Notes
Predicted 3D model of a 479-nucleotide part of an RNA (small-subunit ribosomal RNA, 3' major domain) from an uncultured bacterium.
Context: one part of a larger RNA
RNA sequence: UGACGGGGACCCGCACAAGCGGUGGAGCAUGUGGUUUAAUUCGAAGCAACGCGAAGAACCUUACCUGGUCUUGACAUCCCUUUGACAGAUAGAUGUAAUGUUUAUUUUCCUUCGGGACAGAGGAGACAGGUGGUGCAUGGUUGUCGUCAGCUCGUGUCGUGAGAUGUUGGGUUAAGUCCCGCAACGAGCGCAACCCUUGCCCUUAGUUGCCAGCAGUUCGGCUGGGCACUCUAGGGGGACUGCCAGGGACAACUUGGAGGAAGGUGGGGACGACGUCAAAUCAUCAUGCCCCUUAUGAUCAGGGCUACACACGUGCUACAAUGGCGUAAACAAAGAGAAGCAAAGCCGCGAGGCCAGAGCGAACCUCAAAAAUAACGUCUCAGUUCGGACUGCAGUCUGCAACUCGACUGCACGAAGCUGGAAUCGCUAGUAAUCGCGAAUCAGAAUGUCGCGGUGAAUACGUUCCCGGGUCUUGUACA
Numbered sequence: 001u002g003a004c005g006g007g008g009a010c011c012c013g014c015a016c017a018a019g020c021g022g023u024g025g026a027g028c029a030u031g032u033g034g035u036u037u038a039a040u041u042c043g044a045a046g047c048a049a050c051g052c053g054a055a056g057a058a059c060c061u062u063a064c065c066u067g068g069u070c071u072u073g074a075c076a077u078c079c080c081u082u083u084g085a086c087a088g089a090u091a092g093a094u095g096u097a098a099u100g101u102u103u104a105u106u107u108u109c110c111u112u113c114g115g116g117a118c119a120g121a122g123g124a125g126a127c128a129g130g131u132g133g134u135g136c137a138u139g140g141u142u143g144u145c146g147u148c149a150g151c152u153c154g155u156g157u158c159g160u161g162a163g164a165u166g167u168u169g170g171g172u173u174a175a176g177u178c179c180c181g182c183a184a185c186g187a188g189c190g191c192a193a194c195c196c197u198u199g200c201c202c203u204u205a206g207u208u209g210c211c212a213g214c215a216g217u218u219c220g221g222c223u224g225g226g227c228a229c230u231c232u233a234g235g236g237g238g239a240c241u242g243c244c245a246g247g248g249a250c251a252a253c254u255u256g257g258a259g260g261a262a263g264g265u266g267g268g269g270a271c272g273a274c275g276u277c278a279a280a281u282c283a284u285c286a287u288g289c290c291c292c293u294u295a296u297g298a299u300c301a302g303g304g305c306u307a308c309a310c311a312c313g314u315g316c317u318a319c320a321a322u323g324g325c326g327u328a329a330a331c332a333a334a335g336a337g338a339a340g341c342a343a344a345g346c347c348g349c350g351a352g353g354c355c356a357g358a359g360c361g362a363a364c365c366u367c368a369a370a371a372a373u374a375a376c377g378u379c380u381c382a383g384u385u386c387g388g389a390c391u392g393c394a395g396u397c398u399g400c401a402a403c404u405c406g407a408c409u410g411c412a413c414g415a416a417g418c419u420g421g422a423a424u425c426g427c428u429a430g431u432a433a434u435c436g437c438g439a440a441u442c443a444g445a446a447u448g449u450c451g452c453g454g455u456g457a458a459u460a461c462g463u464u465c466c467c468g469g470g471u472c473u474u475g476u477a478c479a
Stems, first nucleotide, its partner, number of pairs: 001479002003476003007473007015463002019427005026317008034308002042053002064303007073127001077126002079123006088106007108117003129292002132290003138286002140281003143277001145275001150189006156165003169180003195269004200237007209227003214224003240263001243257005319420001323379005329373001335367003340360002345354003386417001391412007433455007
């Protein structure tokens, strides 16, 4: 100087407390361990691995296994020989589990005529190739402490020196934020602000958006018309402790108030200091070294990654009456659309289909029905009109192909489950809880992920205690 203490003082955080809802019990989905397997590819491991890499494993993906096939190679550059066609495209033939074999048609350019370019075939080797190893050789990227308020430097001063001071102290703040003081005076990286979004107003613009007044009307902003309003998207304004009062040291600031759409950082996001964990990643990529080179490379078919006594994590659906079912009414936002979104119409109980395909590269058309909610009816406390697992049959769709191993529909079947032990998690406001909608990936395949809006609470006395963190101080057989 640090680190540590079941030392002290002060302070903060959904850390506790006060509340609300869960997990842990059930069924299922998904990830992991274990076991099994020819293979169940690999990585991730307390918080910070476990709906994680994977924004989507039937083939492909795919790295694994079994079997078959190739060896200058699936991919790149160079050399020699050869061909001007080969490859490709179109149409066949033949054949394998599969890569395959083969026929026909079509099919180059420049030229100084030497050749060159381009493409294919053959050959030789230099080489290619490796999701093989090492993240404890690395770059890059990322997690975490933590959006915590800290981490440092120059000069000066003090100390023999390691170092100290500044950065400590008195206040204050979300903040090393600011004020005052002080052997310090300044500065940098962080904090804050500048950026995006949301909340109010003005202005510019008025189609595909809107409709107050006027007219028409098939009653649909539909038409004329208009741009007031809504909205859209450009530009401005607005909040600064600016004003008033109390407290305070006449400071910083703080408490209350006025005005205001908004008040003391208005709400949310992006933004992550010096560093810590030899943290993660050699399987995104790049890369040193090591290793393989008729194989640890390449390719094809099938299988596996989907196994199942079991254990754990994360979720979904429930156990019901604040509910289930039926009928018929209403109100969103944000998105996506051409190998696409697809209306009306017809067919089907339905998933869906069609001879029909309107419209739309979209403020125009479509997906699109919002659902919880309100109204009426029914069920009356039951393992039930709760719950829907599992199973049988019949189907739909995508796709060469749904057996291993897809999603969905109809009918039938109708399991566990009556609120969950010890323990444990999230959340302080448009939040929790609850309700639906969309998108990425994607042929198909979400209870996951990322977004969007609708309805919309309770509680916080307080900081003794648990956990984590910050500042000062003290002890130390630790470095």